[in-house]
This is a predicted structure of a 724-nucleotide part of an RNA (large-subunit ribosomal RNA, domain II) from a Patescibacteria group bacterium.
Context: one part of a larger RNA
RNA sequence: GCCAACGAGUUAGCUGGCACGGGCAAGGCUAAGGGGUUUAUCCUGGAGCCGGAGCGAAAGCGAGUCCGAAUAGGGCGUUGCUCAGCAAUGAGCGUAGUCCGUGUCACUAGACCCGAAACCCGGUGAGCUUGCCAUGAGCAGGAUGAACGCUCCGUAACAGGAGCGGGAGGUCCGAACUCGGCAGUGUUGCAAAGCUGCGGGAUGACUUGUGGUAAGAGGUAAAAUGCCAAUCGAACCGGGAGAUAGCUGGUUCUCCUCGAAAUAUAUUUAGGUAUAGCCGGUGAUGUUCCUUGAGAGAGGUAGAGAUACUGAAUGGAACGUGGGGGGUAACUCUCGCUUCCAACCAAACUCCGAAUUCUUUUAAGUUAAGUCAUCGAGUCAGACUGUGGGGGCUAAGCUUCAUAGUCGAAAGGGAAAGAACCCAGAUCGCCGUCUAAGGUCCCAGAAUUACUGCUAAGUGGAAAAGGAUGUGUAACUUCCAAGACAGCCAGGCUGUUGGCUUAGAAGCAGCCACCAGUUAAAGAGUGCGUAACAGCUCACUGGUCUAAGAGGCUUCGGCCUCCUUGAGAAGUCAUGCGCCGAAAAUUUAACGGGGCUAAGCAGUAUACCGAAGACGCGGGGCAGACGAUAAAUUUAUUUAUUGUUUGUCGGUAGAGGAGCGUUCACACCGCAGUGAAGCGAAGGUGGAAACCGACGUGGAGCGGGGUGAAGUGAGAAUGUUGGC
Numbered sequence: 001g002c003c004a005a006c007g008a009g010u011u012a013g014c015u016g017g018c019a020c021g022g023g024c025a026a027g028g029c030u031a032a033g034g035g036g037u038u039u040a041u042c043c044u045g046g047a048g049c050c051g052g053a054g055c056g057a058a059a060g061c062g063a064g065u066c067c068g069a070a071u072a073g074g075g076c077g078u079u080g081c082u083c084a085g086c087a088a089u090g091a092g093c094g095u096a097g098u099c100c101g102u103g104u105c106a107c108u109a110g111a112c113c114c115g116a117a118a119c120c121c122g123g124u125g126a127g128c129u130u131g132c133c134a135u136g137a138g139c140a141g142g143a144u145g146a147a148c149g150c151u152c153c154g155u156a157a158c159a160g161g162a163g164c165g166g167g168a169g170g171u172c173c174g175a176a177c178u179c180g181g182c183a184g185u186g187u188u189g190c191a192a193a194g195c196u197g198c199g200g201g202a203u204g205a206c207u208u209g210u211g212g213u214a215a216g217a218g219g220u221a222a223a224a225u226g227c228c229a230a231u232c233g234a235a236c237c238g239g240g241a242g243a244u245a246g247c248u249g250g251u252u253c254u255c256c257u258c259g260a261a262a263u264a265u266a267u268u269u270a271g272g273u274a275u276a277g278c279c280g281g282u283g284a285u286g287u288u289c290c291u292u293g294a295g296a297g298a299g300g301u302a303g304a305g306a307u308a309c310u311g312a313a314u315g316g317a318a319c320g321u322g323g324g325g326g327g328u329a330a331c332u333c334u335c336g337c338u339u340c341c342a343a344c345c346a347a348a349c350u351c352c353g354a355a356u357u358c359u360u361u362u363a364a365g366u367u368a369a370g371u372c373a374u375c376g377a378g379u380c381a382g383a384c385u386g387u388g389g390g391g392g393c394u395a396a397g398c399u400u401c402a403u404a405g406u407c408g409a410a411a412g413g414g415a416a417a418g419a420a421c422c423c424a425g426a427u428c429g430c431c432g433u434c435u436a437a438g439g440u441c442c443c444a445g446a447a448u449u450a451c452u453g454c455u456a457a458g459u460g461g462a463a464a465a466g467g468a469u470g471u472g473u474a475a476c477u478u479c480c481a482a483g484a485c486a487g488c489c490a491g492g493c494u495g496u497u498g499g500c501u502u503a504g505a506a507g508c509a510g511c512c513a514c515c516a517g518u519u520a521a522a523g524a525g526u527g528c529g530u531a532a533c534a535g536c537u538c539a540c541u542g543g544u545c546u547a548a549g550a551g552g553c554u555u556c557g558g559c560c561u562c563c564u565u566g567a568g569a570a571g572u573c574a575u576g577c578g579c580c581g582a583a584a585a586u587u588u589a590a591c592g593g594g595g596c597u598a599a600g601c602a603g604u605a606u607a608c609c610g611a612a613g614a615c616g617c618g619g620g621g622c623a624g625a626c627g628a629u630a631a632a633u634u635u636a637u638u639u640a641u642u643g644u645u646u647g648u649c650g651g652u653a654g655a656g657g658a659g660c661g662u663u664c665a666c667a668c669c670g671c672a673g674u675g676a677a678g679c680g681a682a683g684g685u686g687g688a689a690a691c692c693g694a695c696g697u698g699g700a701g702c703g704g705g706g707u708g709a710a711g712u713g714a715g716a717a718u719g720u721u722g723g724c
Stems, first nucleotide, its partner, number of pairs: 001724006011109003015106010027050003033044003054061002064076004080093005112250002115247001119240006130214009139204001141173003144169001148165006177201003181198005216232001218228003225234001253659006263276005277379002279376007287368001288369001290365009303352001304350002310346002314342005320337007382407010412423003427619004432615003438609003441594003447606001449605006460596001466580002470577004475572005487544005493517003498512003523538001527536002549562005620649014660713001662710005668704004678697003683692003
């Protein structure tokens, strides 16, 4: 890992709620106990419980009672409906509990199952290890040479010195022994700590044998939370014990109907729970919901506004006016006020002010809801997209609200692929039809469809500020047959080197001024240039300069003449489509691919393809309406079957309904050596769970319909046991 078997909502109760079934009913029921019978029920037993009356804290009173001084007032109670009656009132119909059973939920119990780490109690352990006690044992060899002694020297005597002897030491080197510092190896090992090499101690606080001793709220500890039997921040074994687990995992057959939530409030609360919201079942009500039309109202958002407030806020004018500075004064500088003009703002500004929205009345539509009561839930981590906001960086697949949608719990078609985007909501079948989004050259279903434009960038098929004689369209301005624009030829002057400044300043360092004349035109000068001049150039002006045809000339380049026709140039601005800006990591890789100049973009038109959508045909479930048949009784209802017709049938958590299968029990009916169960199985049946089964195998039990009871269904739990 696979296979098989086992494996999880059970049982009980001085319990309680609700629903259904049944008995009795203004009543209902017994409990313990007793008796009979003898394993299953009967008889008895009225103690007691619930109901029949409430109110009050209570005494208590009572259709009332409590508060109160109250006969006031109020609270909680005292039966309703129909009919008649002006009313008083009358008549009729009703009033419901309790016990048992079943289902479901809650509570109390282990309470759906498995799972802690822990806590407590009683014991077992010091054959491992730690300390201690008693009694034993062990330490090759070598080195060093303390005290002390003797002899000699020496001293007044000591001291001191030398030699010899001596043999001290947690002394030295180094085996046994012991340790385990470093490295390697080993790491499903030889080994749940080893092996190899190097290394430390090796007469000592040394090592070691045997026996004993200290025990878990403890011991022992040269102290590391170390060790106390491969276990130690509190050993192990058994018990309390199925501890507890707001946590994780798992929780077993089928079909049918409906179908959520991820919010509010509170919470030692935030991954839990309670109540509400939202879902389901049942009952009641009967259009109250919703949509649309009409009517009546609410409001201060979007927008807008600015002597309409609170704030913010730029420039100018009038000189109308005031203050201050300077000045003899004229005047001037500055700061306000007033008036006017123009410009610009606000979530916590509003003189204004929508759309949508909300409230309500009314009408219509409606198998489509709403509301109320009660029982059963689940949900309280939501996600993205569009829109309106806050936070953030007008960052985030960010965060937090509101609103709508989708996913969640939704399959199908499209977007190459893709929870949340677009289209569209799957009851089942069909080798039928039409469409949606999206598409129609090939991959690949359908137009190489028609018409009009645009794009030349493979733009399409990623991107900004910014840049650019790309190109299309529209508008405007100026010049132009008195010839524009560009090119070419020529002019571009004089007073004058303007004045100042300066070493110089001559158009061209700088400052001031910027006139006049001659002109076709020419700045007291646009740029380059010079030390300064010079020189070049520009503005400005004149001339020349188009194309076709014919004729002529020619050096074959071209030139001349005549005639006819004939317009462009510069700039501004708007807009369509393009260009540059444009560098990334395995591989082209920024159209799904091929490939495309349309098979790209914009517009118009027609056709077609395209889904589980719609339609068609057929089958089924559920619900409603209208019938039919049968049965039952409460005689006007219910149940069952059936016909027509209408609507409906995605679904997680979850609620409800109906079934299949397993084991056992009871009675009945059956099968079986002429072959039971089990195993295999052609074939067949049913809406599913499932069921039947020729034949084979097997060799002794088994089934059917009915009712009842459950150890009642396996794929998952790092499930348990066994096998492979």
Overview:
Its Rfam family is "Bacterial large subunit ribosomal RNA". Its family is annotated with structural constituent of ribosome and ribosome in the Gene Ontology. It was read from a public genome assembly.